[in-house]
RNA sequence: CCAGAGGGCCGGGCGGCCGCGUUGCAUGCAAAUGCACCGAGGAAAGUCCGGGCUCCACGGAAACACGGUGCCGGGUAACGCCCGGCGGUCCCGGUUCGCCGGGGUCAGGGAAAGUGCCACAGAGAGCAGACCGUCCACUGCCUUCGGGUAAGGACAUGGGUGAAAGGGUGCGGCAAGAGCGCACCGCGCGACCGGCAACGGAAGCGGCACGGCAAACCCCACCGGGAGCAAGAUCGAAUAGGGACCGCGCACGGGGAGUUCCGCCCCGCGGUCCGGGUUGAUUGCUUGAGCCCCCAUGCAAAUGUGGGCCUAGAGGAAUGGUCGCCUAUCGCGCGCACCUCCCUUCGGGGAAAGGGCCGCGUGGACAGAACCCGGCUUACAGGCCCUCUGGCAUC
Repeated sequence: CCAGAGGGCCGGGCGGCCGCGUUGCAUGCAAAUGCACCGAGGAAAGUCCGGGCUCCACGGAAACACGGUGCCGGGUAACGCCCGGCGGUCCCGGUUCGCCGGGGUCAGGGAAAGUGCCACAGAGAGCAGACCGUCCACUGCCUUCGGGUAAGGACAUGGGUGAAAGGGUGCGGCAAGAGCGCACCGCGCGACCGGCAACGGAAGCGGCACGGCAAACCCCACCGGGAGCAAGAUCGAAUAGGGACCGCGCACGGGGAGUUCCGCCCCGCGGUCCGGGUUGAUUGCUUGAGCCCCCAUGCAAAUGUGGGCCUAGAGGAAUGGUCGCCUAUCGCGCGCACCUCCCUUCGGGGAAAGGGCCGCGUGGACAGAACCCGGCUUACAGGCCCUCUGGCAUC
């Protein structure tokens, strides 16, 4: 210098002009105008987890059901988040071949409580299995007594199937074989030792059992009431409707009450008062597990002390445009011809592949607060920084 992996930060700055919104002040009957302050993000997004806050339900506790989480320790208000460690697995480097170092990754409790499943292939898929094979010790038959043969048996060694077939290599052994016996390796249990723990080491014991799957049921441990700011609270218009009281009138109509007459009550009309709801207004609303800095503790996440700061509150919703300068810088295009390259009669002529701290032009991501926090996930032009690995060059 180039490439790759992991992590962190930023995601234009300053100025001019024009605009948008909330709030405050002033003017104005109002509409509006003027001035001043302030005015999006690292994800404001997805709404996936965890909380605050609010209302509803609920006498307490436990059990059951359902849902979630799942190595260990720590952090935190809490978490499925974060930090540190352990173990498995993959990659790279080193190696005395025993391991060691670095990085990535893991839904990483229990398969020795039980149930279930293990496609296809295969003889057999779970306390298994004679398909091809091997053998003839046993048993039967034949026999020239050497042996031969199998419809009778023995064998889990060899072949074959499969993701997986009940340890591997060697020697012994055997009719042939086989942990059948032995040595080494592997495996299981493991006194004891180290560690808070996950776990690590390990004397000794055991011929080898407990195949895999819990992202199948299940078992164990822990956690969990529901709905959400359109939560909720306060105030309350016109109009319509409800209730109470008073007045008017029984003149028309209906009902209480089958018919007629009289009387009463209700529906009716007018007035006064009361309470509920809708549009709406106010509140909840932004000072909060807040942000920045120093110091201390801690490997770290983080915590504590001290100091400083106030930084949108909004209603379907404002936060923008343009010009200039700037290493914000980078990409692309064109030009120039300084370096460079080519030719040279050394006067110069030409080219545009590369460089240029030369000029001009052009482009600049994802996205948009709506009660508020802590996380996770997803999107993102471009730039900066740190660590590790590999390659090339130079010393």
This is a predicted structure of a 395-nucleotide RNA (Bacterial RNase P class A) from Sphingomonas sp. 32-66-10. Rfam family: Bacterial RNase P class A. Rfam's curators write: Ribonuclease P (RNase P) is a ubiquitous endoribonuclease, found in archaea, bacteria and eukarya as well as chloroplasts and mitochondria. It is recorded under the gene name rnpB.